[in-house]
Molecule: Guanidine-I riboswitch aptamer
Organism: Bacillota bacterium
RNA sequence: GGAAAGUGUACCUAGGGUUCCACAUCUGUUAUGUAACGUACAGGUGGUUUGGUCCAAGCGGUACAGGCUAGUUCAUUUUAACUAACUAGUUACACCGAUAGGGAUAAAAGCCCAGGCGGU
Numbered sequence: 001g002g003a004a005a006g007u008g009u010a011c012c013u014a015g016g017g018u019u020c021c022a023c024a025u026c027u028g029u030u031a032u033g034u035a036a037c038g039u040a041c042a043g044g045u046g047g048u049u050u051g052g053u054c055c056a057a058g059c060g061g062u063a064c065a066g067g068c069u070a071g072u073u074c075a076u077u078u079u080a081a082c083u084a085a086c087u088a089g090u091u092a093c094a095c096c097g098a099u100a101g102g103g104a105u106a107a108a109a110g111c112c113c114a115g116g117c118g119g120u
Base pairs, nucleotide, nucleotide: 007065008064009063010062011061012060015055016054020052021051022049023046024045025044026043027042028041030040031039032038066091067090068089069088070087071086072085073084093115095119096118097117101113102112103111
């Protein structure tokens, strides 16, 4: 100076939008009822609607698994290696910038490109 690695899955949370549900509102050549408002159904619009479904963190959480280090046990005449099981430890750190850019999904996001790019 350069490269690689810095794990995976599940369930959640911060967060996210609007396919479906719900909610609100409008319309109805539909049905029913009322003094009038209404109720049911269908359709339009609305996420500048709290929500349910849904998506969701490398630098958030939990659990399980995996990796690495060491030891123990089994097998054997002895020793070593390999394999398997068990036990203990370990799995660090992760700041700033860009009205950032691009991508998927219905759409968006702390999702993915990407621990990218640049800085420190």